[in-house]
The prediction has a mean pLDDT of 83. This is a predicted structure of a 75-nucleotide RNA (transfer RNA) from a Deltaproteobacteria bacterium. Rfam family: tRNA. Its family is annotated with triplet codon-amino acid adaptor activity in the Gene Ontology. The sequence is in RNAcentral, with records from ENA. The source organism's lineage runs through Bacteria, Pseudomonadati, Myxococcota and Myxococcia.
RNA sequence: GGCGGGGUAGCUCAGGGGUAGAGCAGGGGUCUCAUAAGCCCUUGGUCGGCAGUUCAAAUCUGCCUCCCGCCACGA
Numbered sequence: 001g002g003c004g005g006g007g008u009a010g011c012u013c014a015g016g017g018g019u020a021g022a023g024c025a026g027g028g029g030u031c032u033c034a035u036a037a038g039c040c041c042u043u044g045g046u047c048g049g050c051a052g053u054u055c056a057a058a059u060c061u062g063c064c065u066c067c068c069g070c071c072a073c074g075a
Base pairs, nucleotide, nucleotide: 001071002070003069004068005067006066007065010024011023012022013021018055026042027041028040029039030038048064049063050062051061052060
């Protein structure tokens, strides 16, 4: 330099045009003599950034940025 994959909640990840979710973690409750576990409820996200398309973008397009992998070149 080229190609591919990825960046979404504190963490691990889903969702691939109709307005964002799960598990774990956090808070409250229940249970217990008590703690943990279990069960119920619940808080939490300008979806990496900027622009474009669209009635509508996390999702499609362009550019930028960061991470991972493969390939190539050079001293």